[in-house]
A computed fold for a 349-nucleotide part of an RNA from a Nitrospirales bacterium, annotated as small-subunit ribosomal RNA, central domain. Lineage of the source: Bacteria > Pseudomonadati > Nitrospirota > Nitrospiria > Nitrospirales.
Context: one part of a larger RNA
């Protein structure tokens, strides 16, 4: 290098943005690198291949051809690609006007609720299981009322709803600030797309400083259960879980499906806009954006996908190539650690 391939058999980077590369609309003009056509040079000869010839054949010798798949120069052709000039709106954008949203940060409010701590009413149990004990309580427990602290987290409302590139996002209010969609016009004029490396973001636990601590709860203690029980069951209970800075950078990080484009039969929900007609009633139609349930063709090993493809094709990256050994070792990058990223072999079946 070719080739097959990643939804579950091995394989889509967790996720954006984007330099370098790779691709790349529409008319038209000029070049003539790339492409194609002739010419001349050159590509030794011996080999290989074709016709022939000599050794009785054949190895082997030879004689001409073909080939030498190429370079270099020159003469032309302008479809395509590329370079430059022009010019264009269908790509992409931007101005207007509106529209939903748990999107994202910051300060402040709030109410139900747990637990605590003070009064107060009051008496003997509470509290837990399958059963119970441990545990708490006559030093007044639980219950019931009134206050009061202090913290996490917001019940209905809620929805195969809704926003976000992905993790992810829910009380209320204000303050900053990102994006998405919709109508109708203006404008700007390929300004795109995709991306190696490099870079940001990036659940949970973890880890450093310093704060906080209600519930919950590894680890740990008891109590039970069991043959035994370092477990599921109870009753306690520390990091931790919140807060601010700063790291880790990994997950069944999933839709187990890379981004963008075009295209390809329908029928039901649902959210956001827009629009129409008798708005005669919450209705009906159309029309975009984004979400679901089926379902033709087509693809599939089947399962199943099925205009949100896993169809039909393009343009870019990533990534696989039997199990086990191993996502290990060794090195070298990162890191405070824990450990992460890169990533073998021998052996074995």
């Nucleotide at each position: 290098c070719u080739g097959g391939g990643c939804g579950u058999a091995a394989a889509g980077c967790g996720c954006a943005a984007g330099c370098a590369g790779g691709c790349g609309g529409u008319u038209u003009g000029a070049u003539a690198a790339g492409u194609c056509a002739g010419a001349u040079g050159u590509g030794a000869a011996a080999g290989c291949c074709c016709c022939g010839g000599g050794c009785u054949c054949a190895a082997c010798c030879u004689g001409g051809g073909a080939a030498c798949g190429g370079c270099a120069u020159u003469u032309g052709a302008a479809a395509c690609u590329a370079u430059c000039g022009a010019a264009c709106u269908a790509g992409a954008g931007u101005a207007u006007g509106g529209u939903a949203g748990a999107g994202a940060g910051a300060a402040g409010u709030g109410g139900a609720a747990u637990u605590c701590c003070g009064c107060a009413u009051g008496u003997a149990g509470c509290g837990g299981u399958g059963a119970a004990a441990u545990g708490c309580g006559u030093a007044g427990a639980g219950a019931u009322g009134c206050g009061g602290a202090g913290g996490a987290a917001c019940a209905u409302c809620a929805g195969u709803g809704g926003c976000g590139a992905a993790g992810g996002c829910g009380a209320c209010u204000u303050c900053u600030u990102g994006g998405a969609c919709c109508a109708a016009u203006a404008c700007u004029g390929a300004c795109g797309c995709u991306c190696a490396g490099a870079u940001g973001c990036g659940a949970a636990a973890g880890c450093g400083u310093g704060g906080g601590g209600a519930g919950c709860a590894a680890a740990c203690a008891g109590g039970a259960u069991u043959a035994g029980a370092u477990a599921c069951c109870c009753u306690g209970g520390u990091a931790g879980u919140c807060c601010a800075c700063g790291c880790c950078g990994u997950a069944a990080a999933c839709g187990a499906u890379g981004u963008c484009u075009a295209c390809u039969a329908g029928c039901c929900g649902u959210u956001g806009g827009g629009g129409a007609a008798c708005u005669u009633g919450a209705g009906u139609c159309c029309u975009u954006a984004g979400u679901g349930g089926c379902g033709c063709a087509g693809c599939u090993a089947a399962c199943g996908c099925c205009u949100u493809a896993a169809g039909u094709a393009g343009a870019c990256c990533g990534c696989c190539u039997g199990g086990g050994g191993a996502g290990u070792a060794c090195g070298g990058c990162c890191g405070c650690a824990a450990g992460g990223c890169u990533a073998a072999a021998a052996c074995u079946c």